[in-house]
RNA sequence: CUCCCGAAAAGGCAACCUCUGGGUUAACUGGGGAGCGCAAAGCCACGGGUCCAAUUGUGGAUGGGCCGCCGAGCUACCGAA
Numbered sequence: 001c002u003c004c005c006g007a008a009a010a011g012g013c014a015a016c017c018u019c020u021g022g023g024u025u026a027a028c029u030g031g032g033g034a035g036c037g038c039a040a041a042g043c044c045a046c047g048g049g050u051c052c053a054a055u056u057g058u059g060g061a062u063g064g065g066c067c068g069c070c071g072a073g074c075u076a077c078c079g080a081a
Stems, first nucleotide, its partner, number of pairs: 005079002012038002017033006036068001042074002046071003049066005055060001
């Protein structure tokens, strides 16, 4: 120095709930408050999974959401054992 790894410190992210917008009175999502948790809870919808909408010949095909469900890919702070 690199990889595995995850003690400490600093900093970071932000579930539920809530206020206010967006979205099809949808899944869900932007912003404020809040603080369950997180060492990739950073990015990515590529594979699986799951949710919503309308449709259907009930086999499914179409469009959309979720990466804080699992995996692939890319990137990254600190440095004890």
Molecule: c-di-GMP-I riboswitch aptamer
Organism: Marinobacterium zhoushanense